[in-house]
Context: one part of a larger RNA
Molecule: small-subunit ribosomal RNA, 5' domain
Organism: Wukongibacter sp. M2B1
């Protein structure tokens, strides 16, 4: 000098764009953050319409016994309606958060799989025949304070099961062609065996099943690189390799039985400490050094530890089970919970924001669609936290006013500075108009915002640090090794340009200084 997710002191006008718990991966009240499909299924509350009309009963007639009966209306039936719940499908593995752990194929980079999987999507081929038994819900009874259940009866499906069919695929052994460094791969041929389905619709169209190819996403393996310590020198028994078996989507000590005795290490094994990695960011002429906030890619984690289930995909943040700590409820028998999602609270700290608006846009889930959901996202609020831009006025103005400071008492200086006069209108205030962003038939949170027009009037808007040398900027008074200053050298003990105040001056400016950290 440059830089920062900064903090502190003094000060503070506006706008744009960014950024904002670096500490306790500490504990969390409350609300919201993942649903959706009635064009898969049965059932169906409230409400509405029509009919019915127990009962109440105005009014009228009356021979006073009663008769007729407007209006209201329980109930019942039909039509409609479609809430809550349930079965079923798809999605809750994305999106969002955090950086605890991890020195590792975790990350970066370059390869490999003749050792693999891939829902939805695209293209193509082929197919969809027949039947069956249940079970939620509802209903009845019943246990429990609750959470949550139990028994019986009954019912549906694109839920489940059986049979049939099998082009393709797969398996088995065989033949042919061809290719590979090897185990072997690819293609073709015939044989045997195995595996499927769900429909809706007039139609258009939407789905289902099997397979192939593609796309996307993932899994695994290898080379190289990736902090510090030797005051850590030896480490290792599933350890290193082989065979058989198991397991997996798949290779593999991944697991297991047996056999062999290997494997790693001063080119630093093991152990210990520290740490998410990278694109990037800061600095520097570069080489390098430092950092890993925001944004993007990968990884890991979800109160702590462990486990599997479902599924194309998880060993699953707002799923399940077990154990533990903690908090809450309880009828003491037993239950409920997990903000490192968005806000917000307590705590810690030098220190970090609103319990806001909207799905209008972009994107995501479901749906044929309308649409619903979306604290992703778009916006607004708070904060000079940062960068950038603008303003706090411009011109004229010497009797060099008053006043301050100083003085050799003549003057000098603040100083064209002010006053005064003439203007301007960025920002500001008031009034009026008023978007783009929307792809329109419609739909704008932002927002009556940006912007435009008119009017008003210099009015409302300057501070901070420094002035001995380094280092731009000097005098007076006070103080008297005191009080104090200080980045280094050093100032202060009676004439202090170094302390304090004043005047003057220098620097930067809505900031200026200080502290911390990096080059």
């Nucleotide at each position: 000098g440059g830089a920062u997710g900064a903090a502190c002191g003094c000060u503070g006008g506006c706008g744009g764009c960014g950024u904002g718990c670096u500490u306790a991966a500490c504990a969390c009240a409350u609300g919201c953050a993942a649903g959706u499909c009635g064009a898969g299924c049965g059932a169906g509350a409230a409400g509405g319409c029509u009919a019915u009309g127990a009962c109440u009963g105005a009014a009228u007639c009356u021979u006073c016994g009663g008769a007729u009966g407007a209006a209201g209306g329980a109930u019942u039936a039909g039509c409609u309606g479609g809430a809550a719940a349930g079965c079923g499908g798809c999605g809750g593995a994305c999106g969002g958060g955090u950086g605890a752990g991890u020195a590792a194929c975790g990350c970066g980079u370059g390869g490999g799989u003749a050792a693999c999987c891939u829902g939805c999507c695209u293209u193509g081929u082929a197919c969809a025949g027949a039947g069956g038994g249940a079970u939620a819900g509802c209903c009845a009874c019943u246990g429990g304070a609750a959470a949550c259940g139990g028994u019986g009866a009954u019912u549906a499906a694109u839920a489940c099961c059986u049979c049939a069919u099998a082009a393709a695929a797969c398996u088995a052994a065989a033949g042919c062609u061809u290719c590979g460094c090897a185990u072997g791969g690819a293609g073709c041929u015939a044989u045997a065996g195995u595996c499927a389905a769900a429909a809706c619709u007039c139609a258009g169209g939407u789905g289902g099943u099997a397979c192939a190819a593609g796309a996307u996403g993932g899994a695994c393996c290898c080379g190289c690189g990736u902090c510090u310590g030797a005051u850590u020198a030896g480490c290792u028994a599933g350890u290193u390799g082989g065979u058989g078996g198991g397991g997996c989507a798949g290779c593999g000590g991944c697991c297991u039985a047996c056999c062999a005795a290997g494997g790693c290490g001063a080119c630093g094994a093991u152990c210990a400490g520290u740490a998410g990695c990278c694109g990037a960011c800061c600095u520097g002429a570069g080489a390098g050094g430092g950092u890993g906030a925001u944004c993007g890619g990968c990884c890991a984690c979800a109160c702590u530890g462990g486990a599997a289930c479902u599924g194309a995909g998880a060993c699953a943040c707002g799923g399940u089970c077990c154990a533990g700590a903690c908090u809450c409820c309880u009828a003491c028998g037993g239950g409920a919970g997990g903000c490192a999602g968005c806000a917000g609270u307590g705590g810690g700290g030098a220190a970090u924001a609103u319990u806001g608006c909207a799905c209008a846009a972009u994107g995501g889930g479901c749906g044929a669609a309308a649409g619903c959901c979306u604290g992703a996202u778009g916006c607004a609020g708070c904060a000079a936290c940062g960068c950038c831009g603008c303003g706090u006025g411009a011109g004229u103005g010497a009797a060099g006013a008053a006043g301050g400071c100083u003085u050799u008492c003549g003057g000098g200086u603040c100083g064209u500075a002010a006053a005064a006069c003439u203007c301007u209108g960025u920002c500001c205030u008031a009034a009026g108009g008023g978007a783009a962003g929307a792809a329109u038939a419609a739909u704008g949170a932002c927002g009556g915002u940006a912007c435009c027009u008119u009017a008003g009037g210099a009015g409302g808007a300057a501070g901070c640090c420094c002035c001995g040398g380094c280092u731009a900027a000097c005098u007076a008074c006070g103080u008297g090794c005191c009080a104090g200053c200080a980045g280094c050298c050093g100032c202060g003990g009676u004439a202090a340009u170094a302390c304090g105040u004043a005047g003057g001056g220098g620097g930067c400016a809505a900031g200026c200084g200080u502290u911390a950290u990096c080059c």